[in-house]
RNA sequence: GACAAAGGCAAACCGCCGGAAACGGCGGGACGCAAAACCACCGGCCUUCUCCCCUCGGGGCAAGGCAGCGGAGUUGCCGAA
Repeated sequence: GACAAAGGCAAACCGCCGGAAACGGCGGGACGCAAAACCACCGGCCUUCUCCCCUCGGGGCAAGGCAGCGGAGUUGCCGAA
């Protein structure tokens, strides 16, 4: 990839658990997804326990996160014209 079929994933929100947070896991739930499968290599974004600066009120940094922000890389289901 076809107004086809099979099968798949699951946003917000809710519950429990983990975490300083961002966020993650599990269950419920479906906004959407043809790679919404894997991967933080590049860019971007989020967070700030610790650390650094400081006028003590703030400011700064990932080593923490996001693959459902874009790119690169890896793997892969179904299937007509």
Molecule: c-di-GMP-I riboswitch aptamer
Organism: marine eukaryotic metagenome